Predicted 3D model of a 96-nucleotide RNA (SAM riboswitch aptamer (S box leader)) from uncultured Algoriphagus sp.
The source organism's lineage runs through Bacteria, Pseudomonadati, Bacteroidota, Cyclobacteriaceae and Algoriphagus.
RNAcentral holds the sequence, with entries from MGnify.

C1' cells in the first nucleotide's frame, strides 16, 4: 500500500525498574512489581506443507468485546439526553 481476520482461547521463571494501555475523552493494570527483554510452556489467527482429517515449521499472541465512548445513518425512547444494530476513521495480525 492492497487484502482477510479481530466477542473466544491461552502460563510460569529470571533481569529491568516507572509508568503503561495507539491517538483524544474516560475508565483501568501497576513496588503484592506493571511495561519491556530473555527461556521455557501454552494459544490458536494468517502462511507453508501433507492430505480423509492431522502431525510438524515460519511469523503472531498469552489484562479488560481493537477495554469504552467519539464520526455516520437507521431503529427505540423522550425533550435535548439515554439504549441497540450496522457502517466509516484509525489501529493490530498474517499473506502479498
Nucleotide at each position: 500500500c492492497u487484502u482477510a481476520u479481530c466477542g473466544a482461547g491461552a502460563a510460569a521463571g529470571a533481569c529491568u525498574g516507572a509508568g503503561g494501555g495507539a491517538a483524544g475523552g474516560g475508565c483501568c493494570c501497576u513496588a503484592u512489581g506493571a511495561c519491556g527483554u530473555c527461556u521455557u510452556a501454552g494459544c490458536a489467527a494468517c502462511c507453508u506443507a501433507a492430505u480423509u482429517a492431522a502431525a510438524a515449521g515460519g511469523u503472531g499472541c498469552u489484562a479488560a468485546c481493537u477495554c469504552c465512548c467519539a464520526u455516520u445513518c437507521c431503529a427505540u425512547a423522550a425533550u435535548a439526553u439515554u439504549c441497540g444494530g450496522a457502517a466509516a476513521c484509525a489501529g493490530a495480525u498474517g499473506a502479498g